[in-house]
About this RNA
A computed fold for a 77-nucleotide RNA from a Planctomycetota bacterium, annotated as transfer RNA.
RNA sequence: GCGCGCGUAGCUCAGCUGGUUAGAGCGUUCGCCUGAUAAGCGAGAGGUCGGUGGUUCGAGUCCACCCGUGCGCACCA
Numbered sequence: 001g002c003g004c005g006c007g008u009a010g011c012u013c014a015g016c017u018g019g020u021u022a023g024a025g026c027g028u029u030c031g032c033c034u035g036a037u038a039a040g041c042g043a044g045a046g047g048u049c050g051g052u053g054g055u056u057c058g059a060g061u062c063c064a065c066c067c068g069u070g071c072g073c074a075c076c077a
Base pairs, nucleotide, nucleotide: 001073002072003071004070005069006068007067010026011025012024013023019057028044029043030042031041032040050066051065052064053063054062
């Protein structure tokens, strides 16, 4: 350099044929429970969906470019 994959909550990941409110588990905060802790139960907070632009009535989802990352190939030595 070329090709392919990935990027969504603090972490690990879902998200259907593009459809109106973006979710789960763990973690975290508060409460319940307990003599106390753990476990358990209930509630809450937490998101520019990597960035910019485009298509569309409507984009996490489609398109282009860019950034980061992984793998393969090529090149140099």

Background:
Its mean pLDDT, the model's own confidence on a scale to 100, is 80. The organism belongs to Planctomycetota, within Bacteria.